[in-house]
Context: one part of a larger RNA
RNA sequence: UGACGGGAACCCGCACAAGCGGUGGAGCAUGUGGUUUAAUUCGACGAUAAGCGAGGAACCUUACCAGGGUUUGACAUCCCGCGAAUUUUUGAGAAAUCAGAAAGUGCCCGCAAGGGAGCGUGGUGACAGGUGCUGCAUGGUUGUCGUCAGCUCGUGUCGUGAGAUGUUGAGUUAAGUCUUUUAACGAGCGCAACCCUCAUCUCGUGUUACUUUUCACGAGAAACUGCCUCGGAUAACGAGGAGGAAGGUGAGGAUGACGUCAAAUCAGCAUGGCCCUUACGCCCUGGGCCACACACGUGCUACAAUGGCCGAUACAAUGGGUCGCCAAGUCGCAAGACGGAGCUAAUCCCACCAAAGUCGGCCUCAGUUCGGAUUGGAGGCUGCAACUCGCCUCCAUGAAGCUGGAAUCGCUAGUAACCGCGCAUCAGCCAUGGUGCGGUGAAUACGUUCUCGGGUUUUGUACA
Numbered sequence: 001u002g003a004c005g006g007g008a009a010c011c012c013g014c015a016c017a018a019g020c021g022g023u024g025g026a027g028c029a030u031g032u033g034g035u036u037u038a039a040u041u042c043g044a045c046g047a048u049a050a051g052c053g054a055g056g057a058a059c060c061u062u063a064c065c066a067g068g069g070u071u072u073g074a075c076a077u078c079c080c081g082c083g084a085a086u087u088u089u090u091g092a093g094a095a096a097u098c099a100g101a102a103a104g105u106g107c108c109c110g111c112a113a114g115g116g117a118g119c120g121u122g123g124u125g126a127c128a129g130g131u132g133c134u135g136c137a138u139g140g141u142u143g144u145c146g147u148c149a150g151c152u153c154g155u156g157u158c159g160u161g162a163g164a165u166g167u168u169g170a171g172u173u174a175a176g177u178c179u180u181u182u183a184a185c186g187a188g189c190g191c192a193a194c195c196c197u198c199a200u201c202u203c204g205u206g207u208u209a210c211u212u213u214u215c216a217c218g219a220g221a222a223a224c225u226g227c228c229u230c231g232g233a234u235a236a237c238g239a240g241g242a243g244g245a246a247g248g249u250g251a252g253g254a255u256g257a258c259g260u261c262a263a264a265u266c267a268g269c270a271u272g273g274c275c276c277u278u279a280c281g282c283c284c285u286g287g288g289c290c291a292c293a294c295a296c297g298u299g300c301u302a303c304a305a306u307g308g309c310c311g312a313u314a315c316a317a318u319g320g321g322u323c324g325c326c327a328a329g330u331c332g333c334a335a336g337a338c339g340g341a342g343c344u345a346a347u348c349c350c351a352c353c354a355a356a357g358u359c360g361g362c363c364u365c366a367g368u369u370c371g372g373a374u375u376g377g378a379g380g381c382u383g384c385a386a387c388u389c390g391c392c393u394c395c396a397u398g399a400a401g402c403u404g405g406a407a408u409c410g411c412u413a414g415u416a417a418c419c420g421c422g423c424a425u426c427a428g429c430c431a432u433g434g435u436g437c438g439g440u441g442a443a444u445a446c447g448u449u450c451u452c453g454g455g456u457u458u459u460g461u462a463c464a
Base pairs, nucleotide, nucleotide: 001464002463003461004460005459007458008457009456010455011454012453013452015448016447019411020410021409022408023407026301027300028299029298030297031296032295033294034292035291042053043052064287065286066285067284068283069282070281073127077126078125079123080122081121082120083119086103087102088101089100090099091098092097107116108115109114129276130275132274133273134272138270139269140265141264142263143261145259150189151188152187153186154185155184156165157164158163169180170179171178195253196252197251198250200221201220202219203218204217205216206215224247227241228240229239230238231237303404307363308362309361310360311359312358313357319350320349321348324343325342329338330337331336370401375396376395377394378393379392380391381390417440418439419438420437421436422435423434
């Protein structure tokens, strides 16, 4: 100087407390461990792994396994030989592939011979190839402490020196924010502001039938403790008030200092070294990644009457659409099918878009008109192909479950909770996931003793 303390002081954070809703019990979905397996590919492991990489595993993906093949190779460059390319077709085979048959001769230079480009094919070796190993050789990127308020430097001064000072003290702040004091004076990276969105107003432009509002786009105004009162050192600042759409950081986002964890990633990519080279490369078929005594994580649906079912009826926003969205109409109980209008989109469609809501009726506390797992049957759709292993519909079946032990998580306002809708990926979908959008819309915070994490000062230390 640090680090540490079941030392001290001060301060902060959904950290506790005060509240609301969950998890832990049930069924199912999904990820992980374990076990099993020919293979169940690999990575991630407290916080900071476990609905994570994966924003779509039937084939493909795919890296794994079995079997069938292949060796200049699926891909790149160079050299030599042959043939235009290409199209059609036969046999063997699970396919990869192998063996044939037919048609066919283009472009540029050149009278021609021939040469060249391009593509295909055979050969030779230089080489290709490797999701093989090492994240403890690395780049890049990322998580975390933490959006915490810190981390440093130049010169000066002090100290033999390591170092100190500045950065401490008194106040204050969300903040090393600001004021003041001061052997320090300044500066840098962080904080804040500058950026984006939302909330109010003004102006302009726009059309999709028209038009005022709304809306979309663009430009501007507006908030700064600016004004008043009080407190305070007359300061910084704090408390209250006025005006205002908005008030003291208006709300949200983006933005992550020096560094920590030899943290994560050689399987996104790149890359040193090592290793394989008729195989650890490559192609194909089938299987596996979906197994199942069990354990854990994250979720969904419930256990019901603030509810379930039936009928009627009201109100959104974000988005997406031409290999697409798909209207009217018809058929079907339905999934869906037929059909074909419109739309390259403020025009048409998804989609009259919603659901919770409201009105009326039934159920009357029951394993039920709760709950929907499981299973049987009948169908629909996508796709070469739904057995392993897809989704959806209808009929039947109706399991566990009566609010969950110890323990534990999220959230402070348009938040939690409840309700539905869109999108990415995508042929389809195992989405209950992810990410957005709107609708309804709370309770509570006395306080900082305690738990956890962090900051500053100080103290002890046989630690570095």

The prediction has a mean pLDDT of 83. A computed fold for a 464-nucleotide part of an RNA from a bacterium, annotated as small-subunit ribosomal RNA, 3' major domain. The full RNA is in RNAcentral, with records from ENA and SILVA.